The part of an RNA shown here (large-subunit ribosomal RNA, domain I) has 553 nucleotides and comes from a Desulfovibrionaceae bacterium. NCBI's taxonomy places the organism under Bacteria, Pseudomonadati, Desulfovibrionia, Desulfovibrionales, Desulfovibrionaceae. The coordinates come from a structure-prediction model, not an experiment, and the mean pLDDT is 83. The RNAcentral record of the full RNA draws on ENA.
Context: one part of a larger RNA
This record gives sequence, C1' cells and structure tokens, in this order.
RNA sequence: GGCAAUCGGUGGAUGCCUUGGCGUCAAGAGGCGAUGAAGGACGUGGUAGGCUGCGAUAAGCCUCGGCGAGCCGCCAAACAGGCUUUGACCCGGGGAUUUCCGAAUGGGGCAACCCGGCGGGAGUUAUGUCCCGUCAUCCCGGUUAUGAAUACAUAGUUUCCGGGAAGCGAACCGGGGGAAGUGAAACAUCUCAGUACCCCGAGGAAUAGAAAUCAAACGAGAUUCCCAAAGUAGCGGCGAGCGAAAUGGGAAAAGCCCAAACCGUCGGUUUUCGAACCGGCGGGGUUGUGGGACCGGUUAUAGCGAUCCGUAAUUAGGCAGUGGAAGCGUUUGGGAAAGCGCGCCAUAGAGGGUGAAAGCCCCGUACAUGAAACCGAAAGCGGCGUGACCGGCACCCGAGUACCGCGGGACACGAGAAAUCCCGUGGGAAUCUGGGAGGACCAUCUUCCAAGGCUAAAUACUCCUUGACGACCGAUAGUGCACCAGUACCGUGAGGGAAAGGUGAAAAGAACCCCUGUUAGGGGAGUGCAAUAGAACCUGAAACCGAUUGCCU
Repeated sequence: GGCAAUCGGUGGAUGCCUUGGCGUCAAGAGGCGAUGAAGGACGUGGUAGGCUGCGAUAAGCCUCGGCGAGCCGCCAAACAGGCUUUGACCCGGGGAUUUCCGAAUGGGGCAACCCGGCGGGAGUUAUGUCCCGUCAUCCCGGUUAUGAAUACAUAGUUUCCGGGAAGCGAACCGGGGGAAGUGAAACAUCUCAGUACCCCGAGGAAUAGAAAUCAAACGAGAUUCCCAAAGUAGCGGCGAGCGAAAUGGGAAAAGCCCAAACCGUCGGUUUUCGAACCGGCGGGGUUGUGGGACCGGUUAUAGCGAUCCGUAAUUAGGCAGUGGAAGCGUUUGGGAAAGCGCGCCAUAGAGGGUGAAAGCCCCGUACAUGAAACCGAAAGCGGCGUGACCGGCACCCGAGUACCGCGGGACACGAGAAAUCCCGUGGGAAUCUGGGAGGACCAUCUUCCAAGGCUAAAUACUCCUUGACGACCGAUAGUGCACCAGUACCGUGAGGGAAAGGUGAAAAGAACCCCUGUUAGGGGAGUGCAAUAGAACCUGAAACCGAUUGCCU
C1' cells in the first nucleotide's frame, strides 16, 4: 500500500408520517368603490422583535343572540397586573370608531409628506397654534344672470340646486385594432389566426333571437347549446391545408313593443286670419292564410301576460348552536384500542383522536331540534294590462334605404359561374296591380315582408364561501411557497426568484459531579420502553474518511 471482516464517523437516500397542495362534484356568491375601495405606510400590548388583530375609542368600544367556567391571540415559557356565574373568554348578527397614502378629489408632491382658502369652535391681551366641517374635474337634468357675428334672437359665458361618473377585480362575454416564430420539408398567394397581444364596454352571465329564414313540389316554423350528418359537400400555389349547411336526435322553451295612416291636445313658426307646417304628448295600430287606418253593420270578456302592485311572506331557507345509543374483566406490554373470555348499541360499523389496531373512552356520525338581530326567495292566487267578426273604400305599412358600378372585408367558399351579408365611394327605386329570397342570370312556381326596438331558459367561467369526494401528490413529489414566500437573494429597471417539514406517549429537554481557555465538545449521574430518541434529535442507504483484526506484497 492492497484485499476482507468488524466497529465508527460523515452524509441524508429510503421507509413511514402530514399541518400543505392538486382535481372533481353540489350548493352559494358573482362584485367592491367619493358613506373614500383594492392595496399599503405608520401606529397600537405593563414588558413587545416578528406574525395576526385593530386604528389616537387602536389584540379593541356598544348592543342583541349562542355557549357556560374559565380567560387576558401566535412564535413563547415566565414575571407583573387584571377580568369572570351581576355570565368573562369564545362563536354569530347589528352598530360605533376607523391616523396617513392610495381613483385620491382644496393646491402641490420624490405615495404615506408639504402648504392653503372659507365657516364654526378651543386657547391667547392679541397673533402664532390646535380641533371640526367644507373647497378637484367632467357629464346629465333643472335654474339665475349676461350676451357675439346680426336688429329681435341664438350660440357662447355664468349663478345656484339635484343626480351621476371615475378606480380596483381571477376567468368567462361582446366590440374596435391586430402580428410573427411556424407549416408549406425553400418561398411570395396560402397557413399559423382573426390566435397572441393592445384598447373600449357590459353582465352574473354575455352575445343571439320571433323569418324580407329554410326547404323543395313534401313540408318546417325565433335564438342558443350538445350529438349525428362529416372530415361528407365544397374551398385550396386543387399544394400545405381549410372545411360547412340542410336534415335527424336531444337540452331548454315565450313571445312581444314601436314608426306610419287616422283622431285629439299643447307649444312654436308662417299667415291672404280660412288655415298650413314643424315639434312634444295622449289615443289608435303592429301584420304575410297580407295587416292596419277610415266608413257602415254585428258581437261582449273566453284566453293570454316575462313588467308593476298586493298576497303567498313575521314564510321556506341562510348566517352561531343544542340533544344524540351502547363495555367490562383478564394476558402480554412502557402504554391496550391487540389476544382471550363474557356482554351491549345500531335510522349511529363515515371519519378523526386517545401511550399499538376502539361501533360502545373523547370529538363526532344517523336522526331530531334551534334565532333576539340581519339577509331572504319561488310556484300559485288577486289586482292590473291585453282583446272578436262581416262588407265597403284604396289612406298607411320603416329612403339617400333596397338595388347597381367601382374598391375592400365577412361568409367553409382564395374573384371564381359567386349568390348571400357588411363597409367605403359614385349613381339611385317601388308601397300590395308592391317588394325580397330560393348560389350568376331569366321565366314559371314556391316562400317570406328588409331598411325601428325589447326578450327569460337551455350555454360559458370561478378571485371567493360552504359541504362532499378522489385506482391524485406525499417534502427533488404536490402550488413558486406544508416552514413568517412572492420572503431571502439577484437585477438601474421591467422582471427573475429559492432553500428550508419529523426528539418523545408526555419535556419527563438531562439537577449534581468531572475534563478544559471555553456559554465548544465529551465522560459520569439522572429521566425515559428506548438517549446509537439529547435537541446538528424517527428511520439513517451509498459515495467519502478512519480505527481494530486477519491475509498478501
């Protein structure tokens, strides 16, 4: 020096564990904010560093309920001092307080700071000082005064009053803008993709929606969502790729209101004083087997209704709670819930805890029950609303619209034979003997009434609350974070972003003695079932380091 065995050190794998995650389901909630939010700064305790709570009334104040013996939050034990059956602490409802910053809004500003005006008050001889209230901007409605071009007027300016907006928030939704990497094995049309991203806006959902729709010679009957049709028909440097609809089956179901004709009324303008026109309001009316108005005639309350009011409703339900069955002995053991023996309960043998493995020890569970205050439905019912037919007449039925040319965009559809829808631009109809569509276009036929509006449910999502579950993870996993984590740390900044769990049943956490420079480390003693469980603490693998013994050189 090597090899082997044994005993250690180092190290923290593995096993077991779980306070934390992940996912799904059901229900709730789906917003908060100028009555100052979200988020913060600074304070606040007898002693007080951090976390939590709270706000100069500051781990809290008042009140109403619940509970019933202890309590003064956690790391974190102790000391001091208190509270409490006149009901504390704790749990729930309501209220009060709520510094400063922050939309931040009196003005300013390098957020948490600085400096003001006005009114009232405290204090001072007086000023300074302090306290309370108030003072940003924009929009809408009303109102006051003033008042251009331009005479009246109007626009504008302006006084005061009332109301509103703003900012934040995870996804979902509608709209306005809108890429590239990529694919096409290069690349330009194309694709990625109307995606990412930016902006605006809304709601608990949003959008859409009651046929100028489809269909095909039969018929259907708003919209939305799912399954099929179907990777079909098509589109496509006919490349890569893109990709319907009718129809069928389901979920859910709900239909309505204006404009116009006509009648009336108010105001304004014009006026030949007959009236005409315009605007507001009321009635009327709302349709495609065309409907309505107007004129003449007839009839009479069925049916329907999503808004509103009442009732249901001092409701159901929610936000604290309460009751809640039944086991002992013995053996082993540190410890019984284990073994053995003999019982009991069960609308409860879900689950968790307890010194190992408990239906009957504890918390619970099944079941039953409960609210002063606060929140709080729905169906149904009533009010209320709505409202039928025949004949005549030919007044009305959404205009710079439909449509056409040109240029774009959307439709599965890339200009194509290209219908349909939308935008720009230039032209520009008709009113039922009317008009649109049926994929160029025309005819026949069929079908439907554009150019106004509203509309639950089925659908999408989950920052958040409650409950339940898992052939989900178990500390290099599962969230980045099981632990004081968006922390430490890095970066000028936008931003990036960790590591880190486990003594024991119970601290019983090692009095006392010894070694020593030592509050380091160790040896005794003691605790404990165990200390090779001793806090660098469960188990304690390997690499790596050493000691002892044996063999070889």